Predicted 3D model of a 132-nucleotide RNA (FMN riboswitch aptamer (RFN element)) from Oenococcus oeni.
């Protein structure tokens, strides 16, 4: 120290407070939420160059859900949202302001209830063996 191998373990959050109705955490008013890699001019800390660790729901992927095909493994397809203004050499990330988005099945029409799910998972951490 290095690439493939195997093993554990971990690996998603959220309707306050009202209105209307026989009934709505589903309608309306308002609240709240933000999975996993990657980038990042921004922070915070160490510093000898400069390194470390954080930082995007809307930007590149990735995974649930879904569909088809399969005995199964598994392939395969589908798969949501962002503008404006400042700064500046460079910004879809930064700072300010203003939007927008979000499986399936159940139910008074659901991102947030309940349910497939004590389930699968992008991926994280550790370990072991092997070899220089």
């Nucleotide at each position: 120290u290095a690439a493939a191998u195997u093993c554990u373990u971990c690996g998603g959050g959220g309707c306050a407070g009202g209105g209307u109705g026989u009934g709505a955490u589903u309608c309306c008013c308002a609240a709240c939420c933000g999975a996993c890699g990657g980038u990042a001019a921004c922070a915070a800390c160490a510093u000898u160059u400069u390194g470390u660790u954080g930082a995007a729901g809307u930007c590149c992927g990735u995974g649930a859900c879904c569909c088809g095909c399969g005995c199964a493994a598994g392939c395969g397809g589908u798969u949501g949202a962002c503008c404006c203004a400042g700064u500046g050499a460079a910004a879809c990330u930064c700072u300010g302001g203003g939007a927008c988005c979000g499986a399936c099945a159940g139910u008074a029409u659901a991102g947030u209830c309940u349910g497939g799910a004590u389930g699968g998972g992008a991926g994280a951490a550790g370990a072991a063996a092997u070899a220089g």

Its mean pLDDT, the model's own confidence on a scale to 100, is 79. RNAcentral records the identical sequence in 2 taxa.